[in-house]
The RNA shown here (small-subunit ribosomal RNA) has 1410 nucleotides and comes from an uncultured bacterium.
């Protein structure tokens, strides 16, 4: 959520079921009863046929159950065909009647009776038997007829049985089996073969081509998917099987071991009078339960079919219909045309507009579907219609009754705003969300599908991700440690044969439906019908003979044997040898030895170490020795002898495919370890001690036991590696070496076979690489792999003395783990190079006092920012007020400042009086030149006031939203691009290499050739010269003066403009005939002359929202604005940067010469004068090469004489000066007095390579005043650099990497806590199953049957045959008992595992990871 058609509809509890229905029918088989319209009808019972079909379900079953194809030893009611027959007799039992038991269900006894019920005799085409012979049937039943009965033969249908092939998983199931396998018995039994059953005999049968056991499962046609091969599945429809509450059993019957029959046992439910009884929805509806989940207690026998009946007919939850459910498939509709003022509203907006959107409204039309009314089927061959007044048709009214769901970050079609702020939430995977979310929620818009849409689950696909088609195994997972060898698989040449595989033809079968193709019917479609093809298979048969196989013959190329040589650490045993270590004895000899990074433990005066001689003992074999040799691998190394295996070469003879591989199996198999017995020199786990260390159960040292050695026996592993299975064939070369042979012109060379290395081509590989010793191209066989962890672990099995080995999972958990290569970064990796980086020097800091900044603390406030280098004399080139952002108090609210609107005003400004107040401000007195223009209009402009709202304002937050600016690596030499080439690609090349440079500077080479940003140069300054300019500068010369003062002058200095000059240009050497380097000449200057400006691509989420700008957020009578005062100046402590010192290279006093850069009108201020002085007063000159600040200081001379001083100047007292409204908090300076610490500074650390350091003074900005800071200027003026090992930083190349947030990285294990799954576990509970024994219902079978007994027989008071009850026996379900096997649940405690937030301890791995 509108309609219709056609399908489907308990997948779970084969769980339990109330109620109704689902199998009856026949009076034309029979008697009887009842009713009757006298025609007949109804019915319980006897009897017949049917209840074995139809319908349901899938529990069981891994099986001849199913599928397919064959077969022989069978039966078959009703049906069809043919042949024959139906003669004669008999006795009962229900019903019924009487009596009687029981609550009921249901009976009992006596008596009567019929039949198409039952029995006997006769007959016989049959059956059995060699035969004799035996045996075997019926209904004159009904009727008018069709009907029916019996026997035999055949058919059809149905059923039973046997066999070939196919049919899930597990080997952590490897052995199973006693009726088991076969035989005999003309045994029994069956419809029928058969151990189906029994007796006896034999010991077989099945199984690695998977028996047995365990788990799971109905099978098939088909269905879904897929290109196919396959994979999954077995609803509906159809075939087969099995089952009917659970288990067992038979009866009847043609057929059953029987869903709606029987008996027994069990569980459960119900009734009961407690004595006993009843029941079985896995039929159709329906109920409960279970579950995520599945329908009506409907109609009809009208059709199709089934049962009975002669038939009429009856029955039929089979079936046909209807009902319910968007559960599936198919079809239709929810309107069509026109319509721009692009309406309103919504949303967005850059505020213009855009979009929703021709969409709506409006106008003009149509009526499918639904609705109303009317007509009204087919389905029915003669009658009969549940569906159904249904389908369909006609008429009518009106756009009228009919649209939702999901999604919009990528995959994947579709985007914006707001809200939220790692919250809430989303999520299939990747992943979104921490204040600008296209990913959450909402809205607008859009995309997709549409009576549906989305989610979840399942299956196939993609997945070549189990690989037959169609994968792999050097390093990603994966070659058994190695050989021998069984089964198996595969196998050389040639000829013949047969025809198993193979190929071809034919026949049978492969049910129907389904799929496909062609037609047809419902208006179309879905759906249905007809025909065809197909069903890839199996069987039979006829052929072929190339290939494979079987058989036979032959061959020699594979394989092997023989003969002659040959190399070798091949194996086993025995003997021998020398060197060395250790120990023992003796001699010489004296204080140390030993050991280490450095030490100590240790040994030594009881004589070590050292040295000499002698002896003992064990183990190992220097040199030779070599990517040399041998061996299957492990492995093998002194010499000699004996025994022994294998290989290689040469030569011809022989055998004649004898071969290759190899599941299981078996043998060998390093080291360590185990057992027994020896041996024990050295070495050396464990252990002890000494060191190291934060610790050091380690690394180092001193000792030292197992062990290492031998014999015998186990173990059976390893990075047992070439991480590369074995065998064979084929496919370029070059070069070395070991062994053998041949040739030759013979120190050699050529060639051949077998080994062992290096390089390299094709090819191959993801790449690295491999490359005739393949990882190439092929063949054969074996082994192994299928994401990481859990885990090579648990359990089980096998082996082992043990240690353990081998075989080998799952739960759970993660989204990765891994390989190769690339670019970076990093390394206590390497090579080269550079830098005041070290070293060599000079001077400092760190100690003192003070100044200044910071932290911390304090405070009402001590505003804010900056934090390693690259914050800390930084923003701040200057906080008493101001600044000022902070605190306290008091004020204002369209505001201190801007624009717009309305109204009013322009009696405004300046000066001034007074009052209140801290002031801002408010009130007030007096004087004065009373806004400007003007078209003369409150017209224009300006100012002011009031009002209103838009707004102003914010040093409020976010530098992690930003712009701009800046710092840093770093003035380091790097960073890139185009084209080309190489590589699958990331990328590489260029940019690397050899030289050289300060430099990616230049040269040479080169698959590169070029180019850009950087370097350098161009710019400024400084050093030399020239030209021009000569005032305010200069003065050689001529005059002049106190004085370049003045007149000449412009040569010089200087000024400031233009030029010159330096380029490795020249010479020599060196180098590669290069670039360059070294030396020299000339030159003021020489190899970028010195200095400056100039800062590549980028890094640090570096710094700054408080310079400025700016997004977003926040405040709006306050986080805005103003005023006064205070604070930023505090002070236990710590740090940074400086100043001044500690003194004699100095202090003090005196004297005197030489600078440069700069500044100056609210200014610099000469000079004079006063003051001890800071400074004051008067005042010339100067808007500056003119005047002025301006005096330079270090210097020279004298004195002081090593002292806390004549050093040092802090601190304090006091008196002053200056600036300024104002020096209290809180300025600077001067005089006098005071005279602290400090005697050169621990660990550590900074600057500097030449006009530099050091030292000396000078100027300027800011500024009213205030510098030890900052920025400039000149004077005097050094020392040292061997060199690049080390520290720090940087560059290039290379190497390793498990890092990529890039080493301040990554990462391991224990412990503690929490959660989860799992192993062990004393035991305990349950399921399945096996074995032994006990019990033995019903039942059939056998026996008995003294009790009972109608049919038949007889010699008849009765007996016999036969039968029945009863009893017995074996078999057997359930049950019991004992013991095993196996599976599952629970289980104190316990083991490891996994996962979790920034826990604890260390630092094992990744770099040489120290």
């Nucleotide at each position: 959520g509108g309609c219709g058609g056609c399908g489907u509809g308990c997948u779970u509890a084969a769980c339990a079921c109330a109620u109704g229905c689902a199998a009856g029918u026949c009076g034309a088989a029979c008697g009887a009863a009842c009713c009757u319209u006298c025609g007949g009808g109804u019915u319980a019972g006897u009897g017949g046929c049917g209840g074995a079909c139809g319908g349901g379900u899938g529990a069981g079953u891994a099986a001849c159950g199913c599928g397919u194809g064959a077969g022989a030893a069978u039966c078959u009611g009703c049906c069809c065909u043919c042949a024959g027959g139906a003669g004669g007799g008999g006795g009962a039992c229900a019903a019924c009647a009487g009596c009687u038991g029981g609550a009921a269900a249901c009976g009992g006894c006596u008596g009567c009776u019929a039949a198409u019920a039952c029995c006997c005799c006769a007959u016989a085409u049959g059956c059995c038997g060699c035969g004799a012979g035996g045996u075997g049937a019926a209904a004159c039943g009904a009727a008018u007829u069709u009907c029916g009965c019996c026997u035999g033969a055949g058919g059809a249908u149905g059923a039973g049985c046997u066999c070939g092939c196919g049919u899930c998983u597990g080997a952590u199931u490897a052995g199973c089996u006693a009726g088991u396998u076969g035989g005999u018995g003309u045994a029994g039994g069956u419809a029928a073969u058969g151990g189906c059953u029994c007796a006896c005999c034999a010991a077989g049968g099945c199984a690695u081509c998977g028996a047995u056991c365990a788990g799971u499962a109905g099978c098939u046609g088909g269905u879904c998917u897929g290109a196919g091969a396959g994979g999954a599945u077995g609803a509906u429809c159809a075939g087969c099987c099995a089952c009917a509450c659970u288990g067992g059993u038979a009866c009847u019957g043609a057929g059953a071991c029987a869903c709606g029959g029987a008996c027994c046992a069990g569980a459960c439910u119900c009734c009961u009078a407690c004595g006993g009884g009843a029941g079985g929805c896995a039929g159709c509806a329906g109920u409960g339960a279970g579950g995520a989940a599945u329908a009506u207690u409907g109609g009809a026998c009208a059709a199709u079919g089934g049962g009975g009946g002669c038939a009429a007919c009856c029955c039929u939850g089979a079936u046909c219909c209807a009902g319910c459910c968007a559960u599936g498939c198919c079809g239709c509709g929810u309107g069509a045309g026109u319509g721009a003022a692009g309406a309103a509203g919504g949303c967005c907006u850059u505020a213009g507009g855009g979009u929703u959107g021709u969409a709506a409204a409006g106008c003009u039309c149509u009526u499918u579907c639904a609705g109303a009314u009317g007509u009204g089927a087919a389905g029915a061959u003669g009658a009969u219609g549940a569906c159904g007044g249904u389908a369909a048709c006609a008429u009518c009214a009106g756009a009228a009754g009919a649209a939702g769901c999901u999604c919009c970050g990528g995959c994947u079609a579709a985007c914006u705003u707001c809200g939220u702020g790692c919250c809430a939430g989303c999520a299939g995977c990747c992943g979104c969300g921490g204040u600008a979310a296209u990913a959450c929620g909402a809205a607008g818009g859009g995309a997709g599908c549409g009576a549906g849409c989305g989610u979840u689950g399942u299956u196939c696909g993609g997945a070549a991700u189990c690989a037959c088609u169609g994968g792999g195994c050097g390093u990603a997972a994966a070659g058994c440690g190695u050989g021998c060898g069984u089964a198996g698989g595969c196998g050389g040449a040639u000829a013949a044969c047969a025809a198993a595989g193979u190929c071809a033809g034919a026949a049978g079968u492969g049910a129907a439906a389904u799929c496909c193709c062609g037609g047809g019917g419902c208006u179309c479609a879905a759906c249905c019908c007809c025909g065809g093809a197909a069903c890839u298979g199996c069987u039979u048969u006829u052929g072929a003979a190339a290939c494979u196989c079987c058989u036979u013959g032959u061959c020699u190329a594979g394989a092997g044997u023989a003969u002659g040589g040959u190399a070798g650490a091949g194996g086993a045993u025995a003997a021998c040898g020398g060197a060395a270590u250790u120990c023992c004895g003796a001699g010489u000899g004296u204080a140390g030895a030993g050991g280490u990074g450095a030490a100590a433990u240790u040994c030594g005066c009881a004589g070590a170490u050292a040295u000499u001689c002698g002896g003992a003992g064990g183990a190992a074999c220097a040199c030779c020795a070599g990517u040399u040799g041998c061996g299957a691998a492990g492995g093998c190394g002194g010499u000699u002898a004996u025994c022994u295996g294998g290989g290689c070469c040469a030569u011809u003879a022989c055998u004649g495919a004898c071969g290759c591989u190899g599941a299981g199996g078996u043998a060998c198999g390093a080291a360590a370890g185990c057992g027994u017995g020896g041996g024990g020199a050295g070495c050396a786990a464990a252990c002890a001690g000494g060191a190291u260390u934060a610790g050091a159960u380690a690394c180092c040292c001193u000792g030292g036991u197992a062990g290492u050695c031998c014999a015998c026996g186990c173990c059976g592993u390893g990075a047992a590696c070439g991480a590369u299975g074995u065998a064979u064939g084929c496919u370029a070369g070059u070069u070395g070496u070991c062994g053998g042979g041949g040739g030759u012109u013979c120190u050699g060379c050529c060639u051949u076979c077998g080994g062992u290395g290096a390089c390299g081509g094709a090819g191959u590989u993801a790449a690295c690489g491999c490359a005739u010793u393949a990882a190439g191209c092929a063949u054969a066989c074996c082994g192994c792999c299928u994401g990481g962890g859990g885990a090579g672990u648990a359990c089980g099995g096998u082996c082992g003395c043990a240690a353990g080995a081998u075989u080998a999972a799952a739960a759970c958990u993660c989204a990765a783990a891994g390989g190769a290569a690339u670019u970076g970064a990093c390394g206590g990796g390497g090579a080269c190079c550079c830098g005041c980086a070290c070293a060599a020097g000079c001077g400092g800091u760190g100690g003192a006092g003070c100044a200044u900044g910071u932290u911390g603390u304090u405070u009402a406030a001590u505003u804010c920012g900056a934090c390693g280098c690259a914050a800390c004399g930084c923003g701040a080139a200057g906080a008493a007020c101001c600044u000022u952002a902070c605190c306290c108090a008091c004020a204002c609210u369209u505001g201190a400042c801007a624009u717009c609107c309305u109204u009013c005003u322009u009696u405004g400004g300046g000066c001034u009086u007074u009052c209140a107040g801290a002031g801002a401000u408010g009130a007030u007195u007096g004087c004065u030149u009373u806004c400007g223009g003007u078209u003369c209009g409150g017209c224009c402009g300006g100012g002011g006031a009031a009002g209103u709202g838009a707004c102003a304002g914010g040093u409020g937050c976010u530098g992690c939203a930003u712009g701009g600016c800046u710092g840093u690596c770093g003035u380091c030499a790097g960073c890139u691009c185009g084209u080309g080439u190489c590589g699958u690609g990331a990328g590489a090349u260029g940019u690397u290499a050899g030289g050289u440079u300060a430099a990616g500077u230049c040269c040479u080479g080169c698959a590169a050739c070029g180019a850009g940003c950087g370097c350098a140069a161009c710019c400024c300054u400084u050093a030399u010269c020239g030209u021009c300019u000569g005032u305010u500068g200069c003065u050689a010369c001529c005059a002049u003066u106190u004085a370049g003062u003045u007149g000449g002058g412009c040569a010089c200095u200087c000024u400031g403009a233009c030029g010159a000059g330096a380029c490795u240009g020249c010479c020599g050497g060196u180098g590669a005939u290069a670039a360059g380097c070294c030396g020299g000449a000339g030159g003021a200057a020489g190899g970028u002359g010195g200095g400056g400006a100039c800062g590549a691509c980028g890094u640090c989420a570096a710094g700054u929202c408080a310079u400025c700008a700016u997004g977003g957020c926040c405040c709006u009578u306050a986080c805005g604005u103003g005023u006064g005062g205070g604070g930023c100046u505090a002070c236990a402590a710590a740090c940074g940067u400086g100043c001044u010192a500690c003194a004699a290279u100095g202090g003090c006093u005196a004297c005197u010469a030489c600078a440069a850069u700069g500044g100056g009108c609210u200014g610099c201020g000469a000079g004079g004068u006063c003051g001890c002085g800071a400074g004051g007063c008067c005042a010339a000159g100067c808007u500056a090469a003119u005047c002025u600040c301006u005096a330079a200081a270090a210097g020279u001379a004298g004195u002081c004489u090593c002292a806390g001083u004549u050093c040092g100047g802090a601190u304090u007292g006091u008196u002053c000066u200056c600036u300024g409204c104002a020096a209290c908090u809180c300025g600077a300076g001067a005089g006098c007095a005071u005279g602290a610490a400090g005697u050169c500074g621990g660990a550590a650390u900074c600057g500097c390579u030449a006009g530099u350091a050091a030292u000396c003074g000078u100027g300027g900005a800011u500024c009213a005043g205030c510098a030890u800071g900052c920025c400039a200027c000149g004077g005097u003026g050094a020392a040292u650099a061997c060199g690049u090992u080390c520290c720090c930083g940087g560059g290039u190349c290379u190497u390793g990497u498990a890092c990529a947030c890039a080493c301040c990285g990554c990462c391991c294990g224990u412990c503690a806590c929490a959660u989860c799954a799992u192993g062990g576990g004393a035991g305990u509970u349950g399921g399945u199953u096996c074995u032994g024994c006990c019990c033995g219902a019903a039942g059939a079978u056998g026996g008995u049957g003294c009790g009972c007994u109608a049919a038949c027989c007889u010699u008849u008071u009765a007996g016999g045959a036969g039968g029945c009850a009863g009893c017995c026996a074996g078999c057997c379900a359930c049950g019991g008992u004992a013991g095993g096997a196996u599976c599952a649940g629970c289980g104190a405690c316990u083991g490891g595992g996994a996962u979790g937030a920034a826990g604890u301890c260390g630092u094992a791995a990744c770099a040489a990871g120290g």
Model confidence (mean pLDDT): 84 of 100.